Source information
This is a predicted structure of a 1526-nucleotide RNA (small-subunit ribosomal RNA) from an uncultured prokaryote. It matches the Rfam family "Bacterial small subunit ribosomal RNA". Rfam links the family to the GO terms ribosome and structural constituent of ribosome. The coordinates come from a structure-prediction model, not an experiment, and the mean pLDDT is 84.

């Protein structure tokens, strides 16, 4: 950070940190220190990693010096001399059991930690004693012989610290305690006597060698506690457990073997399967934890793979040995070698991990007396930014804030003191020139010890000697030059520091999550500009943290995942008072041990730092001893308050069994009677004239018990209902009385366990899956409706599941209360349908408290305590496999691969319901006229077309934008033309500006020509125009109305929509705005945690309706003169009108109703009465609603064309469809004559009078009007007369023909009139559908705007003037309140399954290949072990024949490879198949979410393309409207 419009929890994903034996991409300058095969325990080429000792040996291969010879090339080669330095190979001695490798096996023969007794120890240390005298071989060399080689054999000769006997021996083994048994080797140095065979004995010293006892160091053995997952591994085990004998080991044991007995191990997980060296430590963590197990250090396996011994102090042995198999090398095919998990190295294999260096100079190791040899341990260098840690890549100044670059609002802003310039510094790299430390030892020797000795010799000293450094061109220091040689990666939309501008345009791409991108992307690429690390920097992988998402510390389980359906009970846990007793938990102290390194605290050494080194503390752990006694346990004793038990009542649909009862349904039988019954929303199957249904009788069977009946009762839970009777469980109460903690839970285990469903037999009235028929339907495998089998039912057995639910596991204690009910029991009196008190139960409210809320609260979901059970994102799945049960149906236990970022609770706001209630509206009824049919207009959609511009498109597009297309508009077509342009603005030249005619064209235009030379002025020039040039620019009705502003429409003139602080509430949010009235109204009042405001309403403005005053001209004329043709004229101001200002109307008042209140209802007056008509006026918003084609406008696009002239055409087409009109179908009519009465407007590029012409349109005229004065301008329906007589007419006018008049440059396409003829279609309009409630409709006729000219439209005027409205059940649509909701783009919403297609993983599958294992049984190399006919044989012994004793051979026993049968387990693999999941808009349906249109779901069960529907029971996680209790 993500689940939502928001909210809040629950809850999974994912990110910030830290880390690493790492890798990977870009970059890369020094040094330190440190660390480098994590995979293939894969296979190796080379070379080197264990030798040494001649002071044991018997020797001389080679090498060198010395002396001799011989050859001769005079300085070279051959001989000779163990006599010398020395040594090859050999014989012996020590060592090759360390050191260095790896981590395959091992889940305990192991590791860690504490303990232990039955043992071993080569070299060292320390003591005791001894080391005396024979003997026989055998390498080596010499010969022979096989053989390719490796090597083997034979025959001689020889030594020893080799080998073997003899002596002697105890403190050493052995014992019957008499005894008896066992050993050695000698080498060097040195030397005064004495002795010699002249080698030496002898003494001495040193090193050896024997035996013995102690140490010491190492090793082996035992035991106890820790030590990974998995029960979908639950039994395992026969030397197995224990005894005795014997036997073996160094040493204790079944270690072995004979017997004997039946034991041992395990739910504290035995046995088996996966997996893994453990460990100090190492990473993280605040800590507990978790991961881990690289360097370093300790233990332990293993050394090609298995097996086995031999030598040896130590081995079953990395650089021994035998055998077995594998590979790999030689070969002469007969046979041989060989093992890098030692250091470098190579190939493999891999994301990926170094040099086939130096040196023994140090530190260790081996072997030697030593000197000195080895020595890939070890020190060191290379190579590598892999790591950590330190240094540099310059300092200072420098504004003209350069130039570029990059943005811009164009003014500037940023890169930025950043460059450059000026003046400085050399660290680090370079160069040259000095330079420690890391060395201690060896030799020698004056003196001491030892000794008879001054030799030797060891050890101490030391005036001495002659050296010893891989690293190494070290560190470190000094000088030189000269800013000189040294910065990059990611990032930048939130999380997360850090923005613009440009490409692209759901493409390319990006992504850690959310998500970005479909023409203006801070998300992709680039650029510039940040930011953040930094010689790195990101990425990727991997661990811990965040993650209290495993909860010990620190979680939950009514409704989010989550209480088993429900009892008993077993192990287990845990368990009331009390008092001794012990001390096992539990406390404390004290030893021992917890290796070292490491972490942590203080010094200290590299210049600091990593590093490195001293020292301390820690190591929270073990174990042992003492001490202490509250508490828990354990012992023993005791108590009654917890359980129980026995006694006296009470209540019940508590359980079983047997029997009984009525009423209804059915069917039968009969009577009566007749045509219909039946059944739905309508009908139809279907019953009936063979007599139904109805209706009496009377008989049969089944099966369920109406009222009583009730949030009553009873049971543990499923569950249980007539009535009697018999067995029987349990609660409850009330008084004693007993036992005396006997309790509470419960893993495994067992009985119980709705409905349905299986077996067997029975029974069968009803109802009723399946099934059948008739409706419904688009379809209807459903919903209705008629029938109808199982099956409901009874016994006796399975089954074992439900929404088995209070979605709330049992038990127990403590926490306010009120009102009901049921069963019991005390008390009071007023004895009653009583009233108080208590109890066990069962319901409603409700307080603290707790919940995320919603709620729950003494029947808690508060507050504890005790036991169990269960949860860990959502699908995939309660699936698969495997077990266990079952006759099966199926039950129970129970996963992974894949997939997705969500799923999911509550509440909250809207929004929908074919949910409710309450209200309005010409919304429906009542009525009055239309449209839908007809012909004509005019608008659209189709067609057409070169064009038929362009836009509006449910309702809100269609007589709309258009208030007016012949040219022009004009935007479109097809030709012709022009290019700074038709229009602007600035620059430079030239000309005033403009005109008059000709000529060629369709015309724009070209060309020729005439006439003019104006204004201002400071005289330089300027303004205005024209004309040419250059370039900036213009233009553009060209796309985007979904980039926009503006301007509209629309719900809707509905009565709404909000807001400040206050309160409520964790929050969205509520409240106010709700409620009970009123109202046209969120009108007003009342009441209320609500109290004001705001935009809407209303009023306020306009206009109409009455008077009043005031003004009189064009208007009026009553009443007075004139004077008639006329208000024509004096006049007049009353009247009507104009048009200024007033008054009038407010529920003022009068009854009633109302809560006394807003208000209504009714009535007076009044011109008008309850907003008096009517109009303007349109709240937040809603529809990405129209409009870029008025207009403005952002960004794309065109720029000799998408621009601009121009003449024609087009917009006016025409099979058809739809829309809005007008005219009509006719007598309330038509024609024809003749009377009248208006209101509003318009007019100088213009209304146009009178008069005349002309049947008319119209023309002529030319008063008068700049307009209450003149004109447009005769209103028409009306009304009074005549004719028409119900017809296609005297109705109706379309078409068309001919003839004209009028605009107008022009009336072909394409204009309106007018005369005359011509007479289409229609005779009231099918489904449907519009408009009006009063001066309306309906009908009448007049104006005006655009306009030259052109309305049946459009907007305005006024004449004449109706009906109906009971009412709010329906339809529309609106508003308030409610109520479900899986909807939020809001029902044109969501969403379910089949079926088609692609792709992924999985399950079965006949098998098929491989691993790795049990069990039975063949075999049995090498060895060792026993045995023992053969052969054979050097020390000893002999009586010389042979004995002991040994070897080789054979043979018994144990085994490793091997084979063979048969099972387990596990991977891979498979034709075909199941289902699952995920895909872009396919198919068919509409299950579900609202009463989702048949409420929904939950277990069964049957059917069906598919969601599903149907039966039987359950649940409320169901709307609504009624009833009951409360």
């Nucleotide at each position: 950070g993500u689940u939502u419009g928001a909210u809040c929890c629950u809850g999974g994903c994912u990110c910030a940190g830290a880390u690493u034996g790492a890798a990977c991409g870009c970059u890369g300058g020094c040094g330190g220190c440190a660390c480098g095969c994590u995979u293939a325990a894969c296979a190796c080429a080379u070379g080197c990693a264990a030798g040494u000792c001649g002071a044991g040996c018997g020797g001389a291969a080679a090498c060198g010096a010395u002396g001799g010879g011989a050859g001769c090339u005079u300085g070279c080669u051959c001989c000779c001399a163990g006599g010398c330095g020395u040594c090859g190979a050999g014989c012996g001695g020590c060592g090759g059991a360390c050191g260095g490798g790896u981590g395959a096996g091992u889940a305990a023969u192991g590791c860690g930690u504490a303990g232990g007794a039955a043992u071993c120890u080569a070299c060292c240390c320390u003591a005791a004693a001894g080391u005396g005298g024979g003997g026989a071989a055998u390498a080596a060399c010499c010969u022979g012989a096989g053989g390719a080689a490796a090597c083997u054999c034979g025959g001689g000769c020889u030594a020893a610290u080799a080998c073997c006997g003899c002596a002697u021996a105890a403190u050493a083994c052995c014992u019957a305690c008499g005894g008896g048994u066992u050993a050695a080797a000698g080498c060097g140095g040195g030397g005064g006597a004495c002795c010699u065979u002249c080698g030496g004995g002898c003494c001495u010293c040193g090193c050896g060698c024997u035996u013995u006892g102690g140490g010491a160091u190492g090793a082996g053995c035992c035991u106890a506690c820790g030590u990974c997952c998995g029960a979908u591994u639950a039994g395992c085990u026969u030397g197995u457990u224990g005894g005795u004998g014997g036997g073996g080991u160094a040493a204790a044991a079944g270690c072995c073997u004979a017997c004997c007995a039946a034991g041992g191990c395990a739910a504290c997980g035995a046995u088996c399967g996966g997996u893994a060296g453990c460990u100090g430590g190492u990473c993280u963590g605040a800590g507990a934890g978790g991961a881990u197990g690289a360097u370093c250090a300790g233990c332990c396996a293993c050394a090609c793979u298995g097996g086995g011994a031999c030598u040896g102090a130590g081995a079953c042995a990395c650089g021994g040995c035998c055998c077995a198999g594998a590979c790999u090398c030689c070969u002469a095919c007969g046979g041989g070698a060989g093992g890098c998990a030692g250091c470098a190295g190579u190939g493999g294999g891999g994301a990926a991990u170094a040099u086939u260096g130096g040196a023994c100079a140090a530190u260790g190791g081996g072997g030697g007396c030593a000197a000195c040899c080895c020595u890939g341990a070890u020190c060191c260098a290379g190579c590598g930014a892999u790591g950590c840690c330190g240094c540099g890549u310059g300092u200072g100044u420098g504004a003209a804030g350069a130039a570029g670059g990059c943005c811009u609002g164009c003014g500037g802003g940023u890169u930025g003191u950043a460059a450059a310039g000026c003046a400085c510094u050399u660290u680090c790299a370079g160069u040259g020139a000095g330079g420690a430390g890391g060395a201690a030892g060896g030799c020698g020797u004056a003196u001491c010890a030892c000794u008879a000795a001054u030799a030797u010799c060891c050890g101490a000293g030391c005036a001495g000697c002659a050296u010893u450094g891989a690293c190494g061109u070290u560190a470190c220091c000094c000088a030189c030059a000269g800013a000189a040689g040294a910065a990059g990666c990611a990032c930048c939309g939130g999380c997360u520091a850090a923005c613009u501008c440009c490409g692209u345009g759901c493409c390319a791409g990006c992504a850690g999550c959310c998500g970005c991108g479909g023409u203006a992307a801070u998300a992709c690429g680039g650029a510039g500009g940040g930011u953040g690390c930094a010689a790195g920097c990101g990425u990727u992988a991997a661990u811990c943290g965040g993650a209290a998402u495993u909860a010990c510390u620190g979680g939950g389980c009514g409704u989010a995942a989550a209480g088993c359906g429900a009892g008993c009970g077993u192990a287990g846990g845990u368990g009331g008072u009390u008092u001794g007793u012990u001390a096992a938990g539990c406390g404390a102290g004290a030893u021992g041990u917890g290796a070292a390194a490491g972490c942590c605290c203080a010094g200290g050494g590299c210049u600091c730092a990593a590093c490195c080194u001293u020292g301390g503390a820690a190591c929270u752990g073990c174990a042992u001893c003492u001490c202490g006694u509250a508490c828990u346990g354990g012992c023993a004793g005791a108590c009654u308050a917890g359980a129980g038990u026995a006694u006296g009542g009470u209540a019940g649909a508590g359980g079983g069994a047997g029997g009984u009862g009525g009423a209804a349904u059915u069917u039968c039988a009969g009577g009566u009677g007749u045509a219909g019954c039946g059944g739905c929303g309508a009908a139809a199957u279907g019953c009936g004239u063979a007599g139904a249904u109805a209706u009496c009788u009377g008989a049969a069977g089944g099966a369920a018990c109406a009222u009583c009946a009730g949030u009553g009762g009873c049971g543990a839970a499923g569950g249980c209902g007539g009535c009697c009777u018999c067995c029987u469980g349990g609660a409850c109460u009330g008084a004693u009385a007993c036992u005396g903690a006997c309790a509470c839970u419960g893993a495994g285990g067992u009985g119980c366990g709705a409905a349905a469903g299986c077996g067997u037999g029975g029974g069968g009235a009803g109802c009723a899956a399946a099934c059948a028929g008739g409706a419904u339907u688009a379809g209807a495998u459903a919903c209705c409706c008629u029938g109808g089998u199982a099956g409901u039912c009874c016994a006796c057995g399975c089954c074992g599941u439900a929404a088995a639910c209070g979605a709330u596991g049992u038990c127990a204690a403590c926490u306010a209360g009120c009102c009901g009910u049921u069963g019991g029991g005390a008390c009071u009196c007023u004895u009653g349908a009583a009233g108080u008190c208590u109890u066990a139960g069962u319901g409603g409210c409700g307080c603290a408290g707790c919940u995320a809320a919603c709620g729950c609260a003494u029947u808690a979901a508060g507050u504890u305590g005790a036991c169990c059970g269960c949860c860990u994102g959502g699908g995939g799945a309660g699936u698969a496999c495997g077990g266990a049960c079952g006759c099966a149906a199926g039950u129970u236990u129970a996963a992974a691969a894949c997939u997705c970022a969500a799923a999911u609770g509550a509440a909250u706001u809207g929004a929908c319901g074919g949910g409710g209630g309450c209200c309005c509206g010409c919304a429906c009824a009542a009525g009055c006229g239309g449209u839908g049919g007809a012909g004509c207009a005019u608008g659209u959609g189709g067609u057409u077309u070169a064009a038929u511009u362009c836009g509006a498109u449910g309702c809100a597009a269609c007589g709309c934008g258009a208030a007016g297309a012949a040219c022009c508009u004009u935007a479109c077509c097809a030709a012709u033309c022009c290019u700074u342009g038709a229009c602007a603005u600035c620059c430079u030249a030239c000309g005033a500006a403009c005109u008059u005619a000709c000529u060629a064209g369709a015309g724009a235009u070209a060309g020729u020509u005439u006439g003019g030379u104006g204004c201002c002025u400071u005289c330089g020039g300027g303004a205005a125009c024209g004309u040419a040039g250059u370039g900036a620019c213009a233009g553009g009705u060209g796309c985007u109305g979904c980039a926009u502003g503006g301007c509209u429409g629309u719900c809707g003139u509905c009565a709404g929509c909000u807001c400040g602080a206050g309160u409520u509430g964790u929050g969205a949010a509520a409240u106010g705005u709700u409620g009970g009235g009123u109202u046209a109204a969120g009108u007003c009042a009342c009441g209320a945690a609500a109290c004001g405001a705001g935009c809407g309403c209303a009023a306020a403005c306009c206009u109409u309706a009455u008077c009043c005053u005031u003004a009189u001209u064009u208007g009026c004329c009553a009443g007075c003169a004139c004077a008639u043709a006329a208000g024509g004229u004096g006049g007049g101001a009353a009247c009507u009108u104009u048009a200024g200002g007033g008054a009038g109307a407010c529920u003022g008042c009068c009854g009633g109703u109302g809560a006394c209140a807003a208000a209504c209802c009714g009535g007076a007056g009044g011109a008008a009465g309850g907003u008096g008509g009517g109009g303007a006026c349109g709240a937040c918003g809603u529809c990405a609603a129209g409009u870029c084609a008025u207009c403005a406008u952002g960004g794309c696009c065109c720029u000799u064309a998408c621009g601009a002239c121009c003449a024609g055409g087009g917009c006016u087409a025409c099979a058809c469809a739809c829309g809005u009109g007008c005219u009509a179908c006719a007598a309330u009519g038509g024609a024809c004559g003749g009377u009248a009465c208006a209101g509003a407007g318009g007019g100088u590029u213009g209304c146009c009078a009178a008069g005349c012409c002309g049947c008319g349109a119209g023309g002529u005229g030319g008063a008068g009007c700049u307009a209450a004065u003149c004109c447009c301008a005769u209103a028409a329906a009306a009304c009074c007369g005549u004719u028409c007589g119900u017809a296609g007419u005297c109705c109706g006018g379309a078409u068309c023909g001919c003839a004209g008049u009028c605009u107008g440059c022009a009336a072909c396409u394409c204009g309106a009139c007018u005369g005359c003829g011509u007479g289409a279609a229609g005779u009231c309009g099918g489904a449907a559908u519009c408009g009006c409630u009063a001066g309306u409709a309906a009908u009448c006729g007049u104006g005006a705007a655009u306009c030259a000219g052109a309305a049946c439209g459009u907007c305005a005027c006024g004449g004449u003037g109706a009906a109906u409205a009971c009412g709010u059940u329906c339809c529309c649509g609106g508003g308030c309140c409610u109520u479900g909701u899986a909807c939020a783009c809001a029902c044109c919403g969501c969403c379910c399954g089949u079926c088609a297609c692609a792709c992924c993983a999985u399950g079965g599958g006949a098998g098929u290949g491989g691993a790795u294992u049990g069990c039975a049984c063949c075999a049995g190399a090498a060895g060792u072990a026993g045995c023992u006919a053969g052969c054979u044989u050097a020390a000893c012994c002999u009586u010389c024949g042979g004995g002991a004793g040994g070897g080789c051979g054979g043979u018994u026993a144990c085994c490793a490879c091997g084979g063979u049968g048969u099972g387990g387990u596990u991977c891979a693999u498979g034709a075909c198949u199941g289902g699952g999941g995920u895909g872009a808009a396919g198919u068919c349906g509409u299950a579900a979410c609202a009463a989702g249109g048949u409420a929904g779901c939950c277990c069964u069960a049957g059917g069906g393309g598919a969601a599903c529907c149907u039966g039987g029971g359950g649940c409320u996680g169901g709307a609504u409207c009624a009833c009951c209790u409360c």